[in-house]
Annotation
RNAcentral holds the sequence, with entries from ENA. Predicted 3D model of a 75-nucleotide RNA (transfer RNA) from a Nitrososphaeria archaeon.
RNA sequence: GCGGCCGUGGCCUAGCCCGGAUAAGGCGGCGGCCUCCUAAGCCGCAAAUCGGGGGUUCGAAUCCCCCCGGCCGCG
Numbered sequence: 001g002c003g004g005c006c007g008u009g010g011c012c013u014a015g016c017c018c019g020g021a022u023a024a025g026g027c028g029g030c031g032g033c034c035u036c037c038u039a040a041g042c043c044g045c046a047a048a049u050c051g052g053g054g055g056u057u058c059g060a061a062u063c064c065c066c067c068c069g070g071c072c073g074c075g
Base pairs, nucleotide, nucleotide: 001074002073003072004071005070006069007068010027011026012025013024020058029045030044031043032042033041051067052066053065054064055063
C1' cells in the first nucleotide's frame, strides 16, 4: 500500500442482512420494600452524540461515501 471483519450505557451482548419513529437484555451503580443486620429475592431510577463527519430519505444504529481506531490476511 491492498483486501476482509469489528466499533452500540461503566462492562458484556442483541438489534444492522430486509430503514419505521419510545435503541432491548444481562452484569454493575443508586434508591426503596423485605430482614435484627447482611446476602438473596422483589420494585423503581439513572446512564447510549449507536467510533467521527457528510450524503440518500418523510424517516438512518441499519443504506451509500470519506476519515479514525482495533484485529486478521496479502504484498
Overview
It matches the Rfam family "tRNA". Rfam's curators write: Transfer RNA (tRNA) molecules are approximately 80 nucleotides in length. The prediction has a mean pLDDT of 82.